[in-house]
Order: sequence, then structure tokens, then C1' cells
RNA sequence: GCCACCAUAGCUCAGUCUGGUGGAGCAAUCGGCUGUUAACCGAUCGGUCGCAAGUUCAAAUCUUGCUGGUGGCGCCA
Repeated sequence: GCCACCAUAGCUCAGUCUGGUGGAGCAAUCGGCUGUUAACCGAUCGGUCGCAAGUUCAAAUCUUGCUGGUGGCGCCA
């Protein structure tokens, strides 16, 4: 340098193919239960969907560029 993949809640990940109300588990907070804690049960909270632009009535999803990461290939010596 080229190619592929990845980037979504504090963490780990679905959802992207085939555009149509952004989700789960854990964590946190509150409550229930318990003599107490843990465990268990319930609720709440939590999002610039990496950044920018484009297409569209409508974009996490499609297109382009950029940034970061992982892997592969190549070049120089």
C1' cells in the first nucleotide's frame, strides 16, 4: 500500500441481509421477599447506533469518504 471483517446502553452482544416505533443479559437505582446479607422476583434508569455527506416520504440498516480496531496479502531491506 491492497483486501475482508468489526464499531449499537457503563460492560458483553442481538437487530443490518430484505429501510418502517432501537432491544436482551449483566451492572446501577428503587421496591418485594428475608431476623440480616446473599440469592430470587418485579419495576425504573440508561443510546450522537464511531464521524461526515448522499439517496429516500422515512436510514442503526443502502451508497461514498474519513477515523479507530482485528485479520490476511503485498512492497522495501